[in-house]
RNA sequence: GGGGGCGUAGCUCAGAUGGUAGAGCGCCUCGCUUAGCAUGCGAGAGGUACUGGGAUCGAUACCCAGCGCCUCCA
Numbered sequence: 001g002g003g004g005g006c007g008u009a010g011c012u013c014a015g016a017u018g019g020u021a022g023a024g025c026g027c028c029u030c031g032c033u034u035a036g037c038a039u040g041c042g043a044g045a046g047g048u049a050c051u052g053g054g055a056u057c058g059a060u061a062c063c064c065a066g067c068g069c070c071u072c073c074a
Stems, first nucleotide, its partner, number of pairs: 001073007010025004019057001028044005050066005
């Protein structure tokens, strides 16, 4: 320098061939349990999806550019 892949919650990752975002673990809050604490159980909170632009009624998904990481070739 060139090819390919990836970027979604604090972490590890799903998802729908476009219709407005989830799981596990962790953190925090509330409740149940206890005389109280811890543990355990239940519920909730937490992300406008790497950045910018485009097409679309509508984008996390499609197109373009950029940034970062992984990998292959040179």

RNAcentral holds the sequence, with entries from Ensembl Metazoa.
Predicted 3D model of a 74-nucleotide RNA (transfer RNA) from Schistocerca americana.
Model confidence (mean pLDDT): 81 of 100.
Lineage of the source: Eukaryota > Panarthropoda > Mandibulata > Insecta > Schistocerca.
Rfam family: tRNA.